[in-house]
This is a predicted structure of a 268-nucleotide RNA (Bacterial large signal recognition particle RNA) from an Actinomycetota bacterium. A source record names the gene ffs. The coordinates come from a structure-prediction model, not an experiment, and the mean pLDDT is 83. RNAcentral holds the sequence, with entries from ENA. Lineage of the source: Bacteria > Bacillati > Actinomycetota.
RNA sequence: CCGUGCUAGGUGGGGGGUUCGGGGUCCCCUGUACCGGAAACCCUCGACACGCCGGGCUUAUCGCCCGCCUGCGGCCUCUGGGGGACCGGGCAGCCCCCGGCAAGCAGCGUCGAUGGUCGGGUCCCGCGCGACCCGGAGCCGUGAACCCGGUCAGGCCCGGAAGGGAGCAGCCGUAAGCGGUGUACCGGGUGUGCCGCGGGGUUGCCGGGCCGGAGCCGGCUACCGGGGAUAGCGACGGUCGUCGAGGGGUCCAGGGCGGGCUGCACGG
Numbered sequence: 001c002c003g004u005g006c007u008a009g010g011u012g013g014g015g016g017g018u019u020c021g022g023g024g025u026c027c028c029c030u031g032u033a034c035c036g037g038a039a040a041c042c043c044u045c046g047a048c049a050c051g052c053c054g055g056g057c058u059u060a061u062c063g064c065c066c067g068c069c070u071g072c073g074g075c076c077u078c079u080g081g082g083g084g085a086c087c088g089g090g091c092a093g094c095c096c097c098c099g100g101c102a103a104g105c106a107g108c109g110u111c112g113a114u115g116g117u118c119g120g121g122u123c124c125c126g127c128g129c130g131a132c133c134c135g136g137a138g139c140c141g142u143g144a145a146c147c148c149g150g151u152c153a154g155g156c157c158c159g160g161a162a163g164g165g166a167g168c169a170g171c172c173g174u175a176a177g178c179g180g181u182g183u184a185c186c187g188g189g190u191g192u193g194c195c196g197c198g199g200g201g202u203u204g205c206c207g208g209g210c211c212g213g214a215g216c217c218g219g220c221u222a223c224c225g226g227g228g229a230u231a232g233c234g235a236c237g238g239u240c241g242u243c244g245a246g247g248g249g250u251c252c253a254g255g256g257c258g259g260g261c262u263g264c265a266c267g268g
Base pairs, nucleotide, nucleotide: 001268002267003266004265005264006263009058010057011056012030013029014028015027016026020046021045022044023043024042034055035054036053037052063261064260065259066258067257068256069255070254073251074250075249076248077247078246079245081243082242084240085239086238087237088236091234092230093233094232095228096227097226098225099224100223103221104220105219107216108215115211116210117209118208120206121205122204123200124199125198126197127196128195129193130192131190132189133188134187135186136185138181139180140179141178142177148173149172150171151170156165157164158163
């Protein structure tokens, strides 16, 4: 140096999560990397923990270890920012109410504003008239077995007679009462009147005459002052997700550079 048979090793690694802790099953990154089986109230192990069970491949290199650089990705922490959900007090900008002002707009005004003045209405009192209601007079009807009237058949009584008397029914009438009418007559009343007359009052409001000659008003906006509410928006405070940025820390797949290690037996 070559060959054969072995053995250690290799046959992916890493972050998160979980765990007292190490691995695995789970999620993710890297990127290609034997096969089968079980594993979350889980499987296996104990700082020699970088899995368990079974079967392959490879083999001391194409393997392994160390240092530096780079670096996908994850985790921790700090500081701003955007947006969201919920809660809070009640800040008072929006909002609601009241007052003020009169700058702008609208409206009224030379077809005459505000104002002044005169006389009315609205208001009160009295009277009248009317309306309505009640009562009455009046009128109509009805209305008495006897104890109302008239007339009283029959019958009764008195009388010698002539005649006289009382008188039921019937008929006629009437009283109280009852019913109707009650506009025109009388009396009373009123939640009564676009009515009339007289008197009173008139701050306000309404309309009119006259004087006078340019403002009036306060609906909306703006502004000023006061009060309210929490329904909603805004502001403020708090809690919790979410998105994204920056700083620091930490682990690190993959890549680059440098260095180191590489066993046993037999044969030639």